[in-house]
Molecule: c-di-GMP-I riboswitch aptamer
Organism: Gammaproteobacteria bacterium
RNA sequence: GAUGUUUCAGGGCAAACCCGCUGCGAGGCGGGGACGCAAAGCCUCCGGUCCGCGACCCGCCGCCUGGGUUGCCGGAUAGCGGGGUUGCCGGU
Repeated sequence: GAUGUUUCAGGGCAAACCCGCUGCGAGGCGGGGACGCAAAGCCUCCGGUCCGCGACCCGCCGCCUGGGUUGCCGGAUAGCGGGGUUGCCGGU
């Protein structure tokens, strides 16, 4: 310097679920807990998904509620994928 396909030492993170706080919600934060992760560190630039709001359509009509489409609207997700960026230790 390369590599992280396989094996190895020390460490790191932490899904579901439970408890508390918080948000209209998707979610977030803290504690417990480990399904997994070699960037599961960080960043919404692109696509996806989800939520809220608006518009339109359908159904129902009890003016409540349900479903769908959509937006040079606002959010969530970096553990959905791509991209950007930084990087520890040992192995080889």